[in-house]
RNA sequence: UUUCGAAAAAGGCAAAGCCAGGGAGACCUGGUGACGCAAAGCCACGGGUCCUGAUUCAUGGGCAGCCGGGCUACCGGA
Repeated sequence: UUUCGAAAAAGGCAAAGCCAGGGAGACCUGGUGACGCAAAGCCACGGGUCCUGAUUCAUGGGCAGCCGGGCUACCGGA
């Protein structure tokens, strides 16, 4: 450096629900909580899907924990 793995070690993240707030909405932020995750770290590039609304699928917005892809990364093996 590449690749594989998550057994060990050190750790990390945080689903649903609930509380508060923001938003027209999908959803987002914080707290609580822990279903799970070897990238559940980051990026809307492609697909998909959700909201808005158009009126026949425009425009705008969301989902990275839907899939693919890109970038970065602890430990260990090869």
A computed fold for a 78-nucleotide RNA from a Desulfobulbaceae bacterium, annotated as c-di-GMP-I riboswitch aptamer. Of the family's consensus pairs, 95% are formed in the model. The prediction has a mean pLDDT of 85.